Model confidence (mean pLDDT): 75 of 100. This is a predicted structure of a 358-nucleotide RNA (Bacterial RNase P class A) from Sphingorhabdus sp. Alg239-R122. The model forms 95% of the base pairs in the Rfam consensus. It was read from a public genome assembly, where an Rfam model found it. It matches the Rfam family "Bacterial RNase P class A". It is annotated as a ribozyme. Rfam describes the family as follows. Ribonuclease P (RNase P) is a ubiquitous endoribonuclease, found in archaea, bacteria and eukarya as well as chloroplasts and mitochondria.

[in-house]
RNA sequence: CCAGAGGAUCGGGCAGCUGCGAAAGUAAUUUCGAGGAAAGUCCGGGCUCCACAAAACAAGGAUGCCGGCUAACGGCCGGCGGGGGUGACCCCAGGGACAGUGCAACAGAGAGUAGACCGCCUGCUUAGGCAGGUAAGGGUGAAAGGGUGCGGUAAGAGCGCACCGCGUGACCCGCAAGGGAAACGGCAUGGUAAACCCCAUCCGGAGCAAAACCGAAUAGGGGCGGCGUUAUGGACAGUUUUGGUCCGCUGCCCGGGUUGGUUGCUGGAGCAUGGCAGCAAUGCCAUGCCGAGAUGAAUAGUUGCCAAACCUCCGCCCAGGAGGGGAACAGAACCCGGCUUACAGAUCCUCUGGCAAU
Numbered sequence: 001c002c003a004g005a006g007g008a009u010c011g012g013g014c015a016g017c018u019g020c021g022a023a024a025g026u027a028a029u030u031u032c033g034a035g036g037a038a039a040g041u042c043c044g045g046g047c048u049c050c051a052c053a054a055a056a057c058a059a060g061g062a063u064g065c066c067g068g069c070u071a072a073c074g075g076c077c078g079g080c081g082g083g084g085g086u087g088a089c090c091c092c093a094g095g096g097a098c099a100g101u102g103c104a105a106c107a108g109a110g111a112g113u114a115g116a117c118c119g120c121c122u123g124c125u126u127a128g129g130c131a132g133g134u135a136a137g138g139g140u141g142a143a144a145g146g147g148u149g150c151g152g153u154a155a156g157a158g159c160g161c162a163c164c165g166c167g168u169g170a171c172c173c174g175c176a177a178g179g180g181a182a183a184c185g186g187c188a189u190g191g192u193a194a195a196c197c198c199c200a201u202c203c204g205g206a207g208c209a210a211a212a213c214c215g216a217a218u219a220g221g222g223g224c225g226g227c228g229u230u231a232u233g234g235a236c237a238g239u240u241u242u243g244g245u246c247c248g249c250u251g252c253c254c255g256g257g258u259u260g261g262u263u264g265c266u267g268g269a270g271c272a273u274g275g276c277a278g279c280a281a282u283g284c285c286a287u288g289c290c291g292a293g294a295u296g297a298a299u300a301g302u303u304g305c306c307a308a309a310c311c312u313c314c315g316c317c318c319a320g321g322a323g324g325g326g327a328a329c330a331g332a333a334c335c336c337g338g339c340u341u342a343c344a345g346a347u348c349c350u351c352u353g354g355c356a357a358u
Base pairs, nucleotide, nucleotide: 001354002353003352004351005350006349007348008347009346010345012306013305014304015303016302017301018300020033021032022031023030024029035329039340040339042338043337044336045335046334047207048206049205050204052243053242054241055240056239057238060203061202062201063200064199065079066078067077068076069075080094081092082091083090084089095198096197100196101195102192103191117138118137119134120133121132122131123130124129146164147163148162149161150160151159165187166185167184168183171180172179173178211263212262213261214260221254222253223252224251225250226249227248233247234246235245236244270289271288272287273286274285275284276283277282310324311323312322313321314320
């Protein structure tokens, strides 16, 4: 200097004028006022309500290597195994195929405890072929029953041997997933589970349009049914048991009030700085801060100045100067922790590879 990988921050600033919302104040006035994703509504919770709760089973769903963090998670951190890359790094829906079922078109002799088409060898022969052996060579296929070499054989074959691979593995290291591995064994009942399934773990429902209060009713309304029943009974989001609660449960029709106000509504699993522990996620301690709360829905408009990348010119192509230029995705509605998606441009840190010089 070029190319690449990982991570973080910003994503306009200042001033004036006019105009909105909230809080405080008697008032003048003062202070504050959309995000890194506010988006998606995909997960997990806080909170609110629901006579149902606990245990077991069933149904349904989710997760799926090991350890740790967290309020929790399908999240995050660290590791193991597998794959990709020269590398920094990146990716994995990562338990089980010996519980069972299914699937793998076509081709091919044969696709699971499967096989003999061509070929090779031996014998016979009417020279057309027939019988036997073989699975090393060839072909088909996504995939063909270990690979390479040597010996052996009629020709071959783990038939035997060496190495590799595979199976079983004493012992050692590691919390563990796993890793190493003495010795033994000629050794293939293959693949596929984001196919059904099996195994392990976990899961009440609904949701701020939840809910609470105030106010409000010619009316604490009316009519027609069904089921059950006198507490040893009935009902209570699958079944059973135990406990508990209530005294009915339920269908249809007519009609009154409620469209209002207040709370919920922002002090939090909060933020910032520093220290300690830890590889890290994160936790603990100390100090400090309080940064929208609207309700048809505020947080804006305008003027001026500054202003990145980029373009032109001057300049040695450096530094620098002048002029032009004017930066994306996108708007809170109970709150929080994540994930996913969108994003013009700028800045910083660390690491990898290559080239050149010293």